[in-house]
């Protein structure tokens, strides 16, 4: 320098044009001698950034940044 994959909640990741989700974790509660486990409730998001396409973009296109892998 070129090619591919990835960046979404605190963490690990789904979601591939039509209301942003799960598990774990955080907070509150139930349970009990206490803790753990279990169960219930609940908060939390500039979907890396900027532009474009579209009635509508996390999703499609372009550029930039960052991470991983590969080629030279």
């Nucleotide at each position: 320098u070129c090619c591919g994959c990835g960046g979404u909640a605190g963490c690990u990741c789904a979601g591939c044009g039509g209301u942003a989700g799960a598990g774990c974790g955080a907070g509150g509660g139930a349970c009990u001698g206490u803790u753990a486990a279990u169960c219930c409730c609940c908060a939390g998001g500039u979907c890396a950034c900027a532009g474009g396409u579209u009635c509508g973009a996390a999703u499609c296109c372009u550029g930039u940044c960052c991470g991983c892998g590969g080629a030279g």
Molecule: transfer RNA
Organism: Candidatus Moranbacteria bacterium RIFCSPLOWO2_12_FULL_48_12